[in-house]
RNA sequence: GGAUUCGUGGUCUAGCGGUAUGACGUUUCCUUCACACGGAAGAGGUCUCGAGUUCGAAUCUCGACGGAUCCA
Numbered sequence: 001g002g003a004u005u006c007g008u009g010g011u012c013u014a015g016c017g018g019u020a021u022g023a024c025g026u027u028u029c030c031u032u033c034a035c036a037c038g039g040a041a042g043a044g045g046u047c048u049c050g051a052g053u054u055c056g057a058a059u060c061u062c063g064a065c066g067g068a069u070c071c072a
Stems, first nucleotide, its partner, number of pairs: 001071007010024003018055001026042005048064005
C1' cells in the first nucleotide's frame, strides 16, 4: 500500500427499515444478629463519527476513524 471483516450501557451480547434484547456488574429495598445466597424494583445506550437514500436507518449506500485477519 491492497483485500476481507468488525465497531451496540461499565463488560459481553441479540437485533430481516418501524421509538434497542438479554446476561453479568452496579444502586435501593426485602430476607439475616451480620455476611453470603436468594427475591423485588431502579438507574445506566443520542447503536464509533460525518454525509446520503427513505415517511422512517443500529440496520441500506458513500466517506472518515479505530480494532482484527490475510496478501505484498